[in-house]
Context: one part of a larger RNA
RNA sequence: UGACGGGGGCCCGCACAAGCAGCGGAGCGUGCGGUUUAAUUCGACGCAACGCGCAGAACCUUACCAGGCCUUGACAUGCCGCUGCGAGCGCACGGAAACGUGUGACCUUCGAGGGGGCGGCACAGGUGCUGCAUGGCUGUCGUCAGCUCGUGCCGUGAGGUGUUGGGUUAAGUCCCGCAACGAGCGCAACCCCUGCGGCCAGUUAGAGCGUCACUGGCCGGACCGCCGCCGCAAGCGGAGGAAGGCGGGGAUGACGUCAAGUCCGCAUGGCCCUGACGGCCUGGGCGACACGCACGCUACAAUGGCCGGGACAGCGGGCGGCCACGCCGCGAGGCGGCGCCAAUCCCCAAACCCGGCCCCAGUUCGGAUCGGGGGCUGCAACCCGCCCCCGUGAAGGCGGAGUUGCUAGUAACCGCGGGUCAGCCAUACCGCGGUGAAUCUGUUCCCGGGCCUUGUACA
Numbered sequence: 001u002g003a004c005g006g007g008g009g010c011c012c013g014c015a016c017a018a019g020c021a022g023c024g025g026a027g028c029g030u031g032c033g034g035u036u037u038a039a040u041u042c043g044a045c046g047c048a049a050c051g052c053g054c055a056g057a058a059c060c061u062u063a064c065c066a067g068g069c070c071u072u073g074a075c076a077u078g079c080c081g082c083u084g085c086g087a088g089c090g091c092a093c094g095g096a097a098a099c100g101u102g103u104g105a106c107c108u109u110c111g112a113g114g115g116g117g118c119g120g121c122a123c124a125g126g127u128g129c130u131g132c133a134u135g136g137c138u139g140u141c142g143u144c145a146g147c148u149c150g151u152g153c154c155g156u157g158a159g160g161u162g163u164u165g166g167g168u169u170a171a172g173u174c175c176c177g178c179a180a181c182g183a184g185c186g187c188a189a190c191c192c193c194u195g196c197g198g199c200c201a202g203u204u205a206g207a208g209c210g211u212c213a214c215u216g217g218c219c220g221g222a223c224c225g226c227c228g229c230c231g232c233a234a235g236c237g238g239a240g241g242a243a244g245g246c247g248g249g250g251a252u253g254a255c256g257u258c259a260a261g262u263c264c265g266c267a268u269g270g271c272c273c274u275g276a277c278g279g280c281c282u283g284g285g286c287g288a289c290a291c292g293c294a295c296g297c298u299a300c301a302a303u304g305g306c307c308g309g310g311a312c313a314g315c316g317g318g319c320g321g322c323c324a325c326g327c328c329g330c331g332a333g334g335c336g337g338c339g340c341c342a343a344u345c346c347c348c349a350a351a352c353c354c355g356g357c358c359c360c361a362g363u364u365c366g367g368a369u370c371g372g373g374g375g376c377u378g379c380a381a382c383c384c385g386c387c388c389c390c391g392u393g394a395a396g397g398c399g400g401a402g403u404u405g406c407u408a409g410u411a412a413c414c415g416c417g418g419g420u421c422a423g424c425c426a427u428a429c430c431g432c433g434g435u436g437a438a439u440c441u442g443u444u445c446c447c448g449g450g451c452c453u454u455g456u457a458c459a
Base pairs, nucleotide, nucleotide: 001459002458003456004455005454007453008452009451010450011449012448013447015443016442019406020405021404022403023402026298027297028296029295030294031293032292033291034289035288042053043052064284065283066282067281068280069279070278073123077122078121079120080119081118082117083116085115089104090103091102092101093100094099125273126272128271129270130269134267135266136262137261138260139258141256146185147184148183149182150181151180152161153160154159165176166175167174191250192249193248194247196220197219198218199217200216201215202214223244226238227237228236229235287425300399304358305357306356307355308354309353310352316347317346318345321340322339325336326335327334328333365396370391371390372389373388374387375386376385412435413434414433415432416431417430418429
């Protein structure tokens, strides 16, 4: 000087408390451990690994395993020698394919060049190792209130001062004081969305017209500006106002810490393989299952389930696409086919409302599991896809110790869209709107953090 303390003081945070909904029990989904396996590819491991890399594992992906094959190689650049010679395409044969063998059509100035083939060389290639050799990027403490510098001053020095103190703030925010005076990176503001108003413009929006709504561009609007209390600064209350005392949300992450994570995104030093640790292919595996854990989904029902009827969004997406409408099918879907490259057309709501049934039962709850039939994508759904119909109907009656999220249009509940994507194991993820609470005016305690101070045999 730090770090630490079951030392002290002050102060924050859904940290506790108050409250609401959950998890921990059940079934299933996904990830992980373990075990198994020819292989179950690899990484990630307290917070900060475990619906994480994976925003799409049937082949591909794929890095793993078995088998069949190839070596100048699937790919790059350069050099030497040989070669009328095809590469590709079609066909035939062998083969699981990769590939191999044969053959044909076509062009020809048969010579140069381009291109190709064969042989050789230099090299290619490696998701092989090392994230303690690295770049880059990221997580985390933490949106926490901090971390430093120049000069001066103090100290032999490490270093201190400034940055401490009094008050105040979300804030090293601001004020006052002070051997300090200034400054930088952070905070805040400048940026984006949203809430109010005005002006302008208007297609594809609204409509008979004007206005309005809407779309989107530019402005305005709140600054403690006004009033009261308060010595300064601040703070508290009030008025007006759509909005106040940072209006709400986002983007934005200081010096650094964890030899944190990543050599399997990429780049890259070193090491290692080179008829294989490279390359191609077929099939299998990543999907295994006596178990353990994590995160979820669906429930256990009557503020519910089922049937019929009726209503209202927003973000987005759409041409090998979204698909109106009609017909067929109980349905998944099929056959036709309008419109739309889209404020034009389409995808397009559910909870909710009205009426009815169920009558507390493992049930008209719940839907796992299994049998049968069918649809779709795709070369191909056996391992291992999704969907529909009929049948089957399991556990489950609200969950031990413990534990998570959330302070407002939030939690909870409800559906919708998108990326990836042929299809999909999405209950995930990223967004969007609809309905819409309870509780906290407390800081003793648990966890994390900030400032000052104290002790220390730790650095």

Source information: Predicted 3D model of a 459-nucleotide part of an RNA (small-subunit ribosomal RNA, 3' major domain) from a Chloroflexia bacterium. Lineage of the source: Bacteria > Bacillati > Chloroflexota > Chloroflexia. The RNAcentral record of the full RNA draws on ENA and SILVA. Model confidence (mean pLDDT): 84 of 100.